The prediction has a mean pLDDT of 84. This is a predicted structure of a 74-nucleotide RNA (transfer RNA) from a Chloroherpetonaceae bacterium. Lineage of the source: Bacteria > Chlorobiota > Chlorobiia > Chlorobiales > Chloroherpetonaceae.
RNA sequence: CGGCGUGUGGCGCAGCCCGGUAGCGCACUACCUUGGGGUGGUAGGGGUCGUGGGUUCAAAUCCCGCCACGCCGA
Numbered sequence: 001c002g003g004c005g006u007g008u009g010g011c012g013c014a015g016c017c018c019g020g021u022a023g024c025g026c027a028c029u030a031c032c033u034u035g036g037g038g039u040g041g042u043a044g045g046g047g048u049c050g051u052g053g054g055u056u057c058a059a060a061u062c063c064c065g066c067c068a069c070g071c072c073g074a
Base pairs, nucleotide, nucleotide: 001073002072003071004070005069006068007067010026011025012024013023020057028044029043030042031041032040050066051065052064053063054062
């Protein structure tokens, strides 16, 4: 320098192909349960979807640039 892949709550991931108001597990908070803790139960909080722009009535999803990480090649 070129090609490919990945980037989504604290962590691990799904959703992207085929656009329609973001979800699962764990974690966290409160309460119940316990002598206390754990387990279990109920409820709840938390994400400008890496970043900037474009297309569209509408973008995590489509298009372009850039950034970070990984793999391959030179």
The sequence was found in a public genome assembly.